A computed fold for a 458-nucleotide part of an RNA from a metagenome, annotated as small-subunit ribosomal RNA, 3' major domain. The RNAcentral record of the full RNA draws on SILVA. Its mean pLDDT, the model's own confidence on a scale to 100, is 84.

[in-house]
Context: one part of a larger RNA
């Protein structure tokens, strides 16, 4: 000088109390262990793995198994060889892939070129290893206020000083003090969205107000009154808004030899008629079991039916697809509009109104299973999603324990969107409706920030 302490002082954090809903018990979705398997490919393992790479696993993807192939090679450039040579085309054999057989190109007058095919090479490929050889990008602590440097002091010196001490602050935010004076990476602002209003255009036949854009103004403790040396606190008044308005983006020196060689890239290392390449099936989707993360539910501030309201943000041309007709429905026909503030997805649902249903394993709850249709697509058997009819499980609020959350927050509601032919999305990323309770307080637990003290630790 650190790290550390069941060591002290100060002091944050939904880290505890106060509160709200849940997880942990059911079913089921989905990831992971284990098991099983020819094969279940691979990574990822305490917070920081485990709805995670996967923003879409029927084939494809596809790295994995099994069989059938191919061998200068599925893609690359170099030089050689054929140049009556040969892209294609047909025909057997096959599941294809392929391998064998017949035929047999463009351009140019030509030379020749393009393209192809031959084989031997120097080469290609390898999602094979090594993230403990690496680059780059990330997670992490942490949006936490810290982490340095010039000179000067100070100490033989490692190094202290500044960055300490008194107040303040979300802040090494800023005042005062001081052998110290300054400075840079972090904090703050500078940047997006949100609340207000204005001008201009667009939209209407017009005008306003409403809505979109695109500019731009508006808050700074500026003002008053109290504290106070000062930084600033604490009230108030004007305001849409105030004391960082709210959100987002923004991640400092460094920790975890923290993740990634499977996204790329690259060092060594292995393979090279295979550890490359093609295919055709399976497997990644097995199932006694264990956890994680979610959906639905156990009902009466409900649940069935009917009637009837109110958004937002977004996607559309190999593409949303409307009126209209069929069809109980998935859907089918059928095209109008529209590259889109012009038209289409799309009906928001919770919610209101009626009405029926009465404490029951039910008119709570939909697993499961049968049968008979829809869609997609080369094909849904292994293994799609969707409808109708019947079928109707387990569940009666869920041990020790743990999660999330301080406001337009949590908690119900539904609505878009990417991946994508479809679709196992109950996920994830947004969007808006409806809208709470609670917080004494900082003893404790968890994590961090300063100062200080003890070490036999570095």
């Nucleotide at each position: 000088u650190g790290a550390c302490g069941g060591g002290g002082g100060c002091c944050c954090g939904c880290a505890c109390a106060a509160g709200c809903a849940g997880c942990g018990g059911a079913g089921c979705g989905u990831g992971u262990g284990g098991u099983u398997u020819a094969a279940u490919u691979c990574g990822a393992c305490g917070c920081a793995a485990c709805g995670c790479g996967u923003a879409g696993a029927a084939c494809c993807u596809u790295a994995c198994c099994a069989g059938g192939a191919c061998u200068g090679g599925a893609a690359a450039g170099c030089a050689c060889c054929c140049g009556u040579u040969c892209a294609g085309a047909c025909g057997g054999c096959g599941a294809a892939a392929g391998c064998c057989g017949u035929u047999g190109g463009c351009c140019g007058c030509a030379a020749g070129g393009c393209g192809a095919g031959g084989g031997a090479g120097a080469c290609a490929g390898a999602u094979g290893c090594u993230g403990c050889a690496u680059g780059g990008c990330u997670g992490u602590c942490g949006u936490c206020a810290g982490c340095u440097c010039g000179u000067g002091c100070c100490g033989u010196g490692a190094g202290g000083u500044g960055u300490c001490g008194g107040g303040u602050u979300a802040a090494g935010u800023c005042c005062c003090g001081c052998a110290a004076c300054g400075a840079g990476c972090g904090c703050a602002a500078c940047c997006c969205c949100u609340g207000u209003u204005g001008c201009u255009a667009g939209u209407u036949g017009a005008a306003u107000u409403u809505c979109u854009a695109g500019c731009g103004a508006g808050a700074c403790u500026g003002c008053c009154c109290c504290c106070g040396c000062a930084a600033g606190g604490g009230g108030g008044a004007g305001g849409a808004a105030g004391g960082c308005g709210g959100g987002g983006a923004u991640g400092a020196c460094g920790u975890c030899a923290a993740g990634u060689c499977a996204g790329c890239a690259c060092g060594g290392c292995u393979c090279u008629g295979a550890c490359g390449u093609c295919c055709u099936g399976g497997g990644c989707u097995a199932c006694a079991c264990a956890c994680g993360c979610g959906c639905u539910a156990c009902a009466a501030u409900g649940g069935g039916c009917g009637c009837g309201a109110c958004a937002a943000a977004g996607g559309g041309c190999a593409g949303c697809g409307a009126a209209c007709c069929c069809g109980c429905g998935a859907g089918g026909g059928g095209g109008a509009g529209c590259g889109a503030a012009u038209c289409c997805c799309a009906g928001a649902a919770a919610g209101g109104c009626g009405u029926c249903c009465u404490c029951a394993g039910u008119u709570g709850g939909g697993a499961u299973u049968g049968c008979a249709g829809g869609c997609u697509g080369c094909a849904a058997c292994c293994c799609g999603c969707c409808u109708g009819c019947a079928u109707g499980a387990a569940c009666g609020u869920g041990g020790a324990g743990u999660u999330g959350c301080u406001a337009g927050u949590a908690a119900c509601c539904g609505c878009a969107g990417g991946u994508c032919a479809g679709c196992a999305c109950u996920a994830c990323u947004g969007c808006g409706g409806u809208g709470a309770a609670u917080a004494c307080g900082u003893u404790c637990c968890c994590g961090g920030g300063c100062c200080u003290u003890g070490u036999a630790c570095a």